Bacterial RNase P class A from an Actinomycetota bacterium, 347 nucleotides, folded computationally. It matches the Rfam family "Bacterial RNase P class A". Its family is annotated with ribonuclease P activity, tRNA processing and dimeric ribonuclease P complex in the Gene Ontology. Rfam's curators write: Ribonuclease P (RNase P) is a ubiquitous endoribonuclease, found in archaea, bacteria and eukarya as well as chloroplasts and mitochondria. The coordinates come from a structure-prediction model, not an experiment, and the mean pLDDT is 77.

RNA sequence: UGGGUUGGCCAGACGAUCGCGGCAGCAAUGUCGAGGAACGUCCGGGCUCCAAAGAGCAUGAUGGUGGGUAACACCCACUCGGGGUAACCCGCGAGAAAGUGCAACAGAAAGCAGACCGCCACGCAAGUGGUAAGGGUGAAACGGUGGUGUAAGAGACCACCAGCGGUUCGGGUAACCGAGCCGGCUAGGUAAACCUCGUCAGGAGCAAGACCAAAUAUGUUGGAGCACAGAGCGGCUCGCUCUUUCCAACGGGUAGGUUGCUAGAAGUUGUCGGUAACGGCAACUCCAGAUAGAUGAUCGUCACCUCGCAAGAGGCACAAAACCCGGCGUAUCGGCCGGCCCAUCCG
Numbered sequence: 001u002g003g004g005u006u007g008g009c010c011a012g013a014c015g016a017u018c019g020c021g022g023c024a025g026c027a028a029u030g031u032c033g034a035g036g037a038a039c040g041u042c043c044g045g046g047c048u049c050c051a052a053a054g055a056g057c058a059u060g061a062u063g064g065u066g067g068g069u070a071a072c073a074c075c076c077a078c079u080c081g082g083g084g085u086a087a088c089c090c091g092c093g094a095g096a097a098a099g100u101g102c103a104a105c106a107g108a109a110a111g112c113a114g115a116c117c118g119c120c121a122c123g124c125a126a127g128u129g130g131u132a133a134g135g136g137u138g139a140a141a142c143g144g145u146g147g148u149g150u151a152a153g154a155g156a157c158c159a160c161c162a163g164c165g166g167u168u169c170g171g172g173u174a175a176c177c178g179a180g181c182c183g184g185c186u187a188g189g190u191a192a193a194c195c196u197c198g199u200c201a202g203g204a205g206c207a208a209g210a211c212c213a214a215a216u217a218u219g220u221u222g223g224a225g226c227a228c229a230g231a232g233c234g235g236c237u238c239g240c241u242c243u244u245u246c247c248a249a250c251g252g253g254u255a256g257g258u259u260g261c262u263a264g265a266a267g268u269u270g271u272c273g274g275u276a277a278c279g280g281c282a283a284c285u286c287c288a289g290a291u292a293g294a295u296g297a298u299c300g301u302c303a304c305c306u307c308g309c310a311a312g313a314g315g316c317a318c319a320a321a322a323c324c325c326g327g328c329g330u331a332u333c334g335g336c337c338g339g340c341c342c343a344u345c346c347g
Base pairs, nucleotide, nucleotide: 001343002342003341004340005339006338007337008336009335010334012302013301014300015299016298017297018296020033021032022031023030024029035318039329040328042327043326044325045324046323047205048204049203050202054238055237056236057235059201060200061199062198063197064078065077066076067075068074079093080091081090082089083088094196095195099194100193101190102189116135117134118131119130120129121128122127143161144160145159146158147157148156162186163185164183165182166181167180168179169178170177171176209259210258211257212256219250220249221248222247223246224245230242231241232240266285267284268283269282270281271280272279273278304315305314306313307312
């Protein structure tokens, strides 16, 4: 200098005029007022209710190991496998010797297999028997190389490898890694196929819920049941609790206000611990709470981007609170600051 890879930050600034909402104030006035994703509603919680409180089945989710967190399918670190020269990226990451299933075509044969060509023996021939080393088909043919042996061959046997199984030692919290010994054992793929194993899980949701005021008709009809009954909010069973009730249809009244509703698993800075995620301690700060739903409009100067020699002109993305928070996914005009890898050149 070029290419690649990965991480963080910003999301225009200042001033004036007018306007809107919250809070404070008698008033003047002061002060605050939409994001990095507020979007998706995909996860996890806090919180509220189902009176209180369990077990099992089923169902659903999840899946290497360890750590973080309120928790998680999230984050960090490590390990294994794959891609890449590398930095780095990806992961449907437990089990295929428990069982069932699936894999087009080609091929003799693809879950227990198989003989098309070939090789060998017998035979005049047709053919019969042996074989799976060579060839062919295919993404994949049931270990590889070399030898012994054989009628011809074959882990049939041997040596060395690879894999698998068993075992001992070493390292590591562990997943796992390494080394030695024994075994001829050779057991393809697929479980985001069913399944097996391990772990976790009640339900509904702020339109949850609580309170106040007001109004009406503690209405009518039907069904079930009446303690061996009924009800108890994912389904079933058991258990437990409460109790004469439960279900359905028709009809009537209200739909107003307060609260929940913003001081938090909060933020910023510093410091300590930790590889890191993150945690401890200290100090400082209060940063929307609307409810037909505010957070805006205009002007000026500057910043940034594009065109242009200049003057100047144009542009400025994705978008928007509604109980709150931690994540993930998606959209996006631009600007700024780093780490690492590779190549080339110079010193």